RNAcentral holds the full RNA, with entries from ENA. A computed fold for a 351-nucleotide part of an RNA from an uncultured prokaryote, annotated as small-subunit ribosomal RNA, central domain. Its Rfam family is "Bacterial small subunit ribosomal RNA". Its mean pLDDT, the model's own confidence on a scale to 100, is 87.
[in-house]
Context: one part of a larger RNA
RNA sequence: CUGGGCGUAAAGGGCCUGUAGGCGUCUUGCCAAGUUGAUCGUUACAGCCACCGGCUUAACCGGUGAUCUGCGAUCAAAACUGGUAAGAUAGAAUAUGUGAGGGGAAUGUGGAAUUCCCGGUGUAGCGGUGAAAUGCGUAGAUAUCGGGAGGAACACCAGUGGCGAAGGCGGCCUUCUGGGCCUACCCUGACGCUGAGGGGCGAAAGCGUGGGGAGCAAACCGGAUUAGAUACCCGGGUAGUCCACGCCCUAAACGAUGAAUGCUAAGUCUCCGGGGUAUCCACCCCCUCCUGGGCUGCAGUUAACGCGUUAAGCAUUCCGCCUGGGGACUACGGCCGCAAGGCUAAAACUC
Repeated sequence: CUGGGCGUAAAGGGCCUGUAGGCGUCUUGCCAAGUUGAUCGUUACAGCCACCGGCUUAACCGGUGAUCUGCGAUCAAAACUGGUAAGAUAGAAUAUGUGAGGGGAAUGUGGAAUUCCCGGUGUAGCGGUGAAAUGCGUAGAUAUCGGGAGGAACACCAGUGGCGAAGGCGGCCUUCUGGGCCUACCCUGACGCUGAGGGGCGAAAGCGUGGGGAGCAAACCGGAUUAGAUACCCGGGUAGUCCACGCCCUAAACGAUGAAUGCUAAGUCUCCGGGGUAUCCACCCCCUCCUGGGCUGCAGUUAACGCGUUAAGCAUUCCGCCUGGGGACUACGGCCGCAAGGCUAAAACUC
C1' cells in the first nucleotide's frame, strides 16, 4: 500500500446548486497515448542465491552463472480504455394536451375566542388549589347583554392524506411565481451521473435598527409546598414570541439510513392521473398501468433487532465520514461574526 466499515456498536456532510476532477449508452472507420508481445541498449563493483575452487575445517576469499521484476529505443497487435471522424436512440432534455397540491412571495379580507375600554342589568363575592394563600372586588368585581379597540392564531374539514431539496408549509379571495405526475411520442442527439473547493437556502433561540404588543411567557416579584425549595403548584410579570430590513448558521437539522442507475416473489390499503369494462351519458363497482404515501411478507441479508421493488438484497459510479474511553463538540492558531459564538481542530496526562 491493499484488505474493513458508517439504521441502533465509532462513522452519511442539515439541504440544494454547481467549478475542477472522477465516472459514463449503441454502431462503424481511422490514430496508437494507456494496454499487450518481440528485439536491442542500459540496469557500476560488492552483496543475496546456485555451482566449482583456495586457506587442515568454518568464518573468510576467488571464479562462473543466475538475478537485477526498472527505464529507454525500435518493430508489431487493435479486443478493452483513450483520441478523432461519422452515424444511432434505449439515458437526458424539450414541444402538445389534461389534471392534483397547506410549494414560494405579495396585497386584501372573514368569523370564533382571549384581553382591555364604554354603557345597561345586578350584588357580594370572584378566582385559584391536593388543600390553601398571595391576587381581584362595595371606588360595584365575577356573571350577563349591547357597543368599541387591538394583536395573534386559524376549530370543524384533517387523513396511516397532500406539497417541498431540506428547513418546513394549513381560514378565504386575488396577483406574480417554482417544481413534479400522467398522456403523447414530435423535435434535439449522450447534451449524462456525482461533485473537493465555491455559491445559495437553512427550525427554534439569540443579536442590530425601527415598529407592534391581545394571549402566552425565560428573567424577576409575590403566595404555597418543604428540613431547605434559587423547583414542580398558584397569583403577577419584562425581554421574547408578531412585522420590516440586516445578521447569526446551530439541532435528536432523524428514516439517527448521501446522491444516481440497473436487476431481484407476491399480497393488501391509500393519494393524483391515464387506459379498459360497464352505461344513452356520467358516477359507483371491477380489471389494468404509472408517479407518490403506508402495512404484511418470499428469496436474500443482518451480531441481533430488523430491512425486504420507498432494501439495510444483488451490483456499478462519485462524494462525505469512522479507527478504544476520558481529556475534547476543548486549548492554540487561522477564517467568519456587532456580540453570543460558529467552522476547522490537537497534545500532555489518564483508564